Overview: The prediction has a mean pLDDT of 81. Transfer RNA from Candidatus Chthoniomicrobium xylanophilum, 72 nucleotides, folded computationally.
[in-house]
RNA sequence: GGCGGAGUAGCCAAGUGGCUAAGGCACGGCCCUGCAAAGGCCGCAUCACCGGUUCGAUUCCGGUCUCCGCCU
Numbered sequence: 001g002g003c004g005g006a007g008u009a010g011c012c013a014a015g016u017g018g019c020u021a022a023g024g025c026a027c028g029g030c031c032c033u034g035c036a037a038a039g040g041c042c043g044c045a046u047c048a049c050c051g052g053u054u055c056g057a058u059u060c061c062g063g064u065c066u067c068c069g070c071c072u
Stems, first nucleotide, its partner, number of pairs: 001071007010025003018055001027043005048064005
């Protein structure tokens, strides 16, 4: 330098044009308890960034950044 894959909450991770972006762990609040643990309820997302397409974009297209792999 070329090609391909990935980037979603503090961590893991589903979703892939439209109903409120699932779930687990962690964290915070409340309930429960003599105090805890366990358990229950609730809370926590500008979907890496900038543009474009579309009535509508996490999803499609282009560019940038970061990481991984392959080729040279």
Its Rfam family is "tRNA". Its family is annotated with triplet codon-amino acid adaptor activity in the Gene Ontology.